The prediction has a mean pLDDT of 80. A computed fold for a 72-nucleotide RNA from a Thermoplasmata archaeon, annotated as transfer RNA.
RNA sequence: GCGAGUGUGAUCCAGGGGUUAGGAUUAAAGCUUCCCAAGCUUUCUGCCCGGGUUCGAAUCCCGGCACUCGCA
Numbered sequence: 001g002c003g004a005g006u007g008u009g010a011u012c013c014a015g016g017g018g019u020u021a022g023g024a025u026u027a028a029a030g031c032u033u034c035c036c037a038a039g040c041u042u043u044c045u046g047c048c049c050g051g052g053u054u055c056g057a058a059u060c061c062c063g064g065c066a067c068u069c070g071c072a
Stems, first nucleotide, its partner, number of pairs: 001071007010025004018055001027043005048064005
C1' cells in the first nucleotide's frame, strides 16, 4: 500500500428497522450473619464519530477514526 472483519456501560457478550437496549461479571446501598464468605433485593454507568436513506436507525448506505487478521 491492497483486501477483509470488528466497534454496544468499568469488563465480556446478545440484539440486523418500531417492543423499556437485554444478560453475566464488577461497583454502591440494604437484608441475613458474632464476623467473613456465600445468598437475596435494589441502584448506577451504554449503542466509536460525522453525514445520508426512512414516518422511524444500535440495526441499512457512505466517509472518517481505532483495533484485529490476511496479502505484498
It matches the Rfam family "tRNA". By type it is a transfer RNA. The sequence is in RNAcentral, with records from ENA. Lineage of the source: Archaea > Methanobacteriati > Thermoplasmatota > Thermoplasmata.